[in-house]
This is a predicted structure of a 74-nucleotide RNA (transfer RNA) from Treponema sp. CETP13. The coordinates come from a structure-prediction model, not an experiment, and the mean pLDDT is 81. It matches the Rfam family "tRNA". Rfam links the family to the GO term triplet codon-amino acid adaptor activity. By type it is a transfer RNA. Taxonomically the source falls in Treponema (Bacteria, Spirochaetota, Spirochaetia, Treponemataceae).
RNA sequence: GGGCCUAUAGCUCAGUUGGUUAGAGCAACGGACUCAUAACCCGUCGGUCCUUAGUUCAAGUCUAAGUGGGCCCA
Numbered sequence: 001g002g003g004c005c006u007a008u009a010g011c012u013c014a015g016u017u018g019g020u021u022a023g024a025g026c027a028a029c030g031g032a033c034u035c036a037u038a039a040c041c042c043g044u045c046g047g048u049c050c051u052u053a054g055u056u057c058a059a060g061u062c063u064a065a066g067u068g069g070g071c072c073c074a
Stems, first nucleotide, its partner, number of pairs: 001073007010026004019057001028044004050066005
């Protein structure tokens, strides 16, 4: 230098050929249970979906450029 993959909650991830409130588990916090702690149970909190443009009535999803990460080639 070239090609491919990837970026969604504090962490690991899902999101079904673009569609109606963006979710799960873990973590954190509160409650319940217990003599007490843990586990189990209930609830709460947590996101500008990497950035900027574009397409569209509508974008996490499609397109372009950029940035970070990974793999391969040179």